The RNA shown here (Bacterial RNase P class A) has 369 nucleotides and comes from a Myxococcales bacterium.
C1' cells in the first nucleotide's frame, strides 16, 4: 500500500417563524358540593435500530379458590449469566477457510420398529459378475503351451455404487484371508490434567455386526389456557322470547381423577332478538437509561451519583428560511446527493431489510528500510 475478517459509532446538527398532539403552572368564564370543561398566557416534551416479522421468553389481566395424572408440545455437548428463553458469554468436539475468523438440528443405533432407490454377485452375521488357485476330464505315446468342462478352495485384485463387513505395509499360503506381525483404527482396564464436556499417556485383546433419529422411537429437562380486540367502570337499550336439566346442570385447553358453584333451580348452559357499534380507565416510573468505581476472560453483577425521554384513538412531529457537517463533480463560484423505513400495553431476545463516513483490533499478500 492492497485485500479480508471482527467490533464500535452512525441514520445530519444548530437557530428562527407558522402549523399539529400531549403534559405542567397561572388567570378568567361557565357548570357544579371540594371538581369538570372551554379559552388565554407561559414553560418543557413529541417515532426506530430495526418501530418490521409475530418467531421465542416474560411482566400484566381474566378463567379461578387452584391440585394431580395422561396426552400434546418444546429444548438437547459442558460450565456460567439472566425474571425467563429456543437467548447471550466462555469452553470442548465436528465441519469450512492459507489465515484472522465463520457455521453446527452437537444425548442414544447394544430397548424396539422402519428405510438405504437405481446400479451391483452382494447393502448387515450379505455375497461371487470378471477373476486367482488346486484336482480330474476333453487328448491315441511323452512333455510343454493354448482353449473348454466338472468339482473344490478364495474374497487380496478389478468392476457397480453415496456407502461393500476395518486401513497401509511385510510375512505366509496352492492361491488368498487379521491367517500372523508392525503401525493406525476399535473394545476393555488404568493413570495424569480439567468443575465438566473432553484431552494426553500406558497396558491388553486379533477384534461381533455399516449408515440413518432434520425417520418413528428411547432418555433427560421444561410447559395450565386465553390474550390489551385481555380486562374494569359508566352510559344506552332490553323481546308476549325459546329450549335444557335430578345417579342432574355448569366451571377448570383435549381426556381422566379431584375440587368448586347451583340444585327442584340459578347473575347456569345453548339458540334467536335488541342497544352501543358510544365514553373513561387500562396507557406509561420501568427486570428503565447514563456516568464512574469494584469483581469477573466474558456475558453480567454490585455500589455511588445523575436523568425522566410519545401516549395518539379514521390515528399527532409537517412546511419555510438561514448557517453548517458528510459524500460526489468542479480551478473556483456553484450544482447535486443521502439507505431501510413510522409507536398503539410494556420489556428481554432472535430473524429479515438497509446509505455514506469515521474509529479500533487482527489476518493474508506485496514493496521499502
Nucleotide at each position: 500500500g492492497c485485500a479480508g475478517c471482527c467490533g464500535g459509532u452512525g441514520a445530519g446538527g444548530c437557530g428562527a417563524u407558522c402549523g399539529c398532539c400531549g403534559g405542567c403552572a397561572u388567570g378568567c368564564u361557565g357548570c357544579g358540593u371540594c371538581g369538570c370543561a372551554a379559552c388565554a398566557u407561559g414553560c418543557g416534551g413529541g417515532a426506530g435500530g430495526a418501530a418490521a416479522g409475530u418467531c421465542c421468553g416474560g411482566g400484566c389481566u381474566c378463567c379461578a379458590c387452584a391440585g394431580g395424572g395422561c396426552a400434546a408440545g418444546g429444548u438437547g455437548c459442558c460450565g456460567g449469566c439472566u425474571a425467563a428463553c429456543g437467548g447471550c458469554c466462555g469452553g470442548u468436539c465436528g465441519g469450512g477457510g492459507c489465515g484472522a475468523c465463520c457455521c453446527g438440528a452437537a444425548g442414544g443405533a447394544a430397548a424396539g420398529u422402519g428405510c438405504c432407490a437405481c446400479a451391483g454377485a452382494g447393502a448387515a452375521c450379505a455375497g461371487a459378475c470378471c477373476g486367482c488357485c488346486g484336482u480330474c476330464c476333453c487328448a491315441g505315446c511323452c512333455c510343454a503351451c493354448c482353449g473348454g468342462g466338472a468339482c473344490g478352495g478364495u474374497a487380496a485384485g478389478g468392476g457397480u455404487g453415496a456407502a461393500a463387513c476395518g486401513g497401509u505395509g511385510c510375512g505366509g499360503u496352492a492361491a488368498g484371508a487379521g491367517c500372523g506381525c508392525a503401525c493406525c483404527g476399535g473394545g476393555c482396564c488404568c493413570c495424569u490434567g480439567g468443575u465438566a464436556a473432553c484431552a494426553g499417556g500406558g497396558g491388553u485383546c486379533g477384534c461381533a455386526c455399516g449408515g440413518u433419529a432434520a425417520a418413528c422411537c428411547c432418555c433427560a429437562c421444561c410447559u395450565g389456557g386465553a390474550g390489551c380486540a385481555a380486562g374494569a367502570c359508566c352510559g344506552a337499550a332490553g323481546c308476549a322470547g325459546g329450549a335444557g336439566c335430578a345417579a342432574g346442570g355448569g366451571g377448570c385447553u383435549g381426556c381422566c381423577c379431584g375440587c368448586c358453584c347451583c340444585g327442584u333451580a340459578g347473575u347456569c348452559u345453548c339458540c334467536g332478538g335488541g342497544u352501543a357499534u358510544g365514553g373513561u380507565c387500562g396507557c406509561u416510573g420501568g427486570a428503565g437509561c447514563c456516568a464512574c468505581g469494584c469483581g469477573g476472560c466474558a456475558a453480567c453483577g454490585c455500589g455511588u451519583g445523575g436523568c425522566c425521554u410519545a401516549g395518539a384513538u379514521g390515528a399527532a412531529u409537517g412546511a419555510u428560511c438561514g448557517c453548517u457537517g458528510c459524500c460526489g463533480c468542479g480551478c473556483a463560484a456553484g450544482c447535486g446527493g443521502a439507505a431501510c423505513a413510522g409507536a398503539a400495553c410494556c420489556c428481554g431476545g432472535c430473524u429479515u431489510a438497509c446509505g455514506a463516513g469515521c474509529c479500533g483490533a487482527c489476518u493474508g499478500c506485496g514493496a521499502c528500510g
Its Rfam family is "Bacterial RNase P class A". By type it is a ribozyme. Taxonomically the source falls in Myxococcales (Bacteria, Pseudomonadati, Myxococcota, Myxococcia). The coordinates come from a structure-prediction model, not an experiment, and the mean pLDDT is 76. The model forms 98% of the base pairs in the Rfam consensus.